[in-house]
RNA sequence: UUCCAUCUUCGGGGCAGGGUGCAAUUCCCGACCGACGGUAAAGUCCGUGAGCCACAUGCAAAGGCAGUGGUUGAUCCGGUGUGAUUCCGGAACCGACAGUUAAAGUCUGGAUGGGAGAAGAUGUCG
Numbered sequence: 001u002u003c004c005a006u007c008u009u010c011g012g013g014g015c016a017g018g019g020u021g022c023a024a025u026u027c028c029c030g031a032c033c034g035a036c037g038g039u040a041a042a043g044u045c046c047g048u049g050a051g052c053c054a055c056a057u058g059c060a061a062a063g064g065c066a067g068u069g070g071u072u073g074a075u076c077c078g079g080u081g082u083g084a085u086u087c088c089g090g091a092a093c094c095g096a097c098a099g100u101u102a103a104a105g106u107c108u109g110g111a112u113g114g115g116a117g118a119a120g121a122u123g124u125c126g
Base pairs, nucleotide, nucleotide: 004123005122006121007120008119009118010117017029018028019027031106032105033095034094035048036047037046038045043093044092051071052070053069054068055067057066058065059064075091076090077089078088079087097109098108099107
């Protein structure tokens, strides 16, 4: 110090206060939150992941697991600058599935799970 292999560890946050009501952290006012890689520093750009759906194949006694494909939200204006939908100022917007005395980005659950990926160790190449 290149590539690759194996292994280890790490790897998601958030309704204060109030209203209505038999009942709501689910409705209303208001509050709060922002995974990973890329790029001028990004919830809104490009891509990835979780979730959901389908498929046939492989593995499995089964539940399932792996694989492939699909699907899955939301930003503008002004300023600075070589360069910013990323910074600064302002004004907006968005948020899986199942459950629930009442409709959920924030509660409970699948999940002591999975995971993009990050760091490190050993081997290996030069």
This is a predicted structure of a 126-nucleotide RNA (FMN riboswitch aptamer (RFN element)) from Tigheibacillus jepli. Model confidence (mean pLDDT): 81 of 100.